[in-house]
RNA sequence: UAUAAAUUUUAGCAAAACAGUCGAAAGAUUGUGACGCAAAGCUAUAGGGCCUGUAAUAUGGUAGCCAGUUGCAAAU
Numbered sequence: 001u002a003u004a005a006a007u008u009u010u011a012g013c014a015a016a017a018c019a020g021u022c023g024a025a026a027g028a029u030u031g032u033g034a035c036g037c038a039a040a041g042c043u044a045u046a047g048g049g050c051c052u053g054u055a056a057u058a059u060g061g062u063a064g065c066c067a068g069u070u071g072c073a074a075a076u
Base pairs, nucleotide, nucleotide: 006076007075008074009073012037013036017032018031019030020029021028022027035064041069042068043067047066048065049062050061051060
């Protein structure tokens, strides 16, 4: 100096619930909140799944379901 593992610390995100707003709904968003997350960053015309809706078909949603893609500080 590089790589791997473990531990600790800093920083980051924010489920449910409640309140406001938007929406036909699912759901989104803001505040409070703290279930969890090393990708819970990004992507919804690559694909599957799921939710809403329909007589039927998503064109509406979900990336905190799988997936694709990028990527992370310090100390011992």